[in-house]
The RNA shown here (SAM riboswitch aptamer (S box leader)) has 114 nucleotides and comes from Flavobacteriaceae bacterium R38. Its mean pLDDT, the model's own confidence on a scale to 100, is 82. NCBI's taxonomy places the organism under Bacteria, Pseudomonadati, Bacteroidota, Flavobacteriia, Flavobacteriaceae.
RNA sequence: GUGUUAUCAAGAAAGGUGUAGGGAAUAGACCCGUUUAAGCCUUAGCAACCCUCUAUUCUAAAUAGAGAAGGUGCUAAAUUCUACCAGAUUUUUUAAAAUUUGGAAAGAUGACAA
Repeated sequence: GUGUUAUCAAGAAAGGUGUAGGGAAUAGACCCGUUUAAGCCUUAGCAACCCUCUAUUCUAAAUAGAGAAGGUGCUAAAUUCUACCAGAUUUUUUAAAAUUUGGAAAGAUGACAA
């Protein structure tokens, strides 16, 4: 890097360094950042995907609960919002606008596989 699969409206900081951009890509918005963002380092914390234990189950994985040593990830805003498809409701100039539901695509993270 590729494939499969689960989850993604919750949660969680400070210091040093660093300099002007950052919020995945493209487009449109909107927000954050010189009251130092992004990146890097240290410590801390959040989570419970892997993991550990117990129970149910009964041969083999699943479900539920507890835990947080280790492997990971994360610590502005729903994956910041929208775009593709199918609806619903309301307004009303009958064709538009606003709000909203479900699905897909893409992305992020974990586990597994070659």